[in-house]
RNA sequence: GGGGGAUUAGCUCAGUUGGGAGAGCGUUUGGCUGGCAGCCAAAAGGUCAUCGGUUCGAGCCCGUUAUCCUCCA
Numbered sequence: 001g002g003g004g005g006a007u008u009a010g011c012u013c014a015g016u017u018g019g020g021a022g023a024g025c026g027u028u029u030g031g032c033u034g035g036c037a038g039c040c041a042a043a044a045g046g047u048c049a050u051c052g053g054u055u056c057g058a059g060c061c062c063g064u065u066a067u068c069c070u071c072c073a
Base pairs, nucleotide, nucleotide: 001072002071003070004069005068006067007066010025011024012023013022019056027043028042029041030040031039032038049065051063052062053061
C1' cells in the first nucleotide's frame, strides 16, 4: 500500500424484508425473608463510531473518515 471483517446501554451481544431500538449481566428502587444470600416486580441508562448521500422513512442501503482484528505484499 491492497483485500476482508468489526464498531448498537456500564460489560457481553442480538437486531440482514428498510418502518416497534432490545436481551442477559450490572446499577437503582420496591416487595418476600428476623438478617445476609436468593427470588419477584419496576425504573433509569443509547448522538446505533464520524460526516455526507439515497429514500416518505436508515442501526440496516451507498460513499468518506477514525479505531481495532485478520489476510496478501
Description: A computed fold for a 73-nucleotide RNA from a Planctomycetaceae bacterium, annotated as transfer RNA. Its mean pLDDT, the model's own confidence on a scale to 100, is 81. It matches the Rfam family "tRNA". By type it is a transfer RNA. The sequence was found in a public genome assembly. Taxonomically the source falls in Planctomycetaceae (Bacteria, Pseudomonadati, Planctomycetota, Planctomycetales).